[in-house]
Record summary: This is a predicted structure of a 75-nucleotide RNA (c-di-GMP-I-GGC riboswitch aptamer) from an uncultured Pseudomonadota bacterium. Of the family's consensus pairs, 90% are formed in the model. It was read from a public genome assembly, where an Rfam model found it.
RNA sequence: CUCGAUAACGGCAAACCCAGCGCGAGCUGGAGACGCAAAGCCACGGGCCUCUAUGAGGUAGCCGGGCUACCGAAG
Repeated sequence: CUCGAUAACGGCAAACCCAGCGCGAGCUGGAGACGCAAAGCCACGGGCCUCUAUGAGGUAGCCGGGCUACCGAAG
């Protein structure tokens, strides 16, 4: 540097419910845990989704890519 273990310390938080925001996809907070070794961040490419639709938006927990990061078994 890679890699990811019946390791360790921890971390994040799907669905559902409540409150709020939004035309909507969806987002924020609380509660809650299906899972995750980047489920940390970025809308660059593709996909999918929405709308006031020749434009505007959403999804990073869809895939690819970029940047950053805890730990240290085997390779």